[in-house]
RNA sequence: CGGGGGUUGGCGCAGUGGUAGCGCGCACGUCUGGGGGGCGUGAGGUCGCCAGUUCGAUCCUGGUACCCCCGA
Repeated sequence: CGGGGGUUGGCGCAGUGGUAGCGCGCACGUCUGGGGGGCGUGAGGUCGCCAGUUCGAUCCUGGUACCCCCGA
């Protein structure tokens, strides 16, 4: 320098155009004499960033930052 992949709650990951969800974790409640564990409820994310297309973008397009892989 060229090509490919990745970036989404605290962590690990889904979500391929219609105002974002699962598991773990966290808070509260409940079951238990207590612990552990089970169950229920809730908080928590301007989807890396900047533009564009669209009535509407996590999703499509361009640029860009960082990480990983391949090549030179």
This is a predicted structure of a 72-nucleotide RNA (transfer RNA) from a Candidatus Saccharimonadota bacterium. Its Rfam family is "tRNA". Rfam's curators write: Transfer RNA (tRNA) molecules are approximately 80 nucleotides in length. Gene Ontology term of the family: triplet codon-amino acid adaptor activity. Rfam classes the family as a transfer RNA. Lineage of the source: Bacteria > Bacteria candidate phyla > Candidatus Saccharimonadota.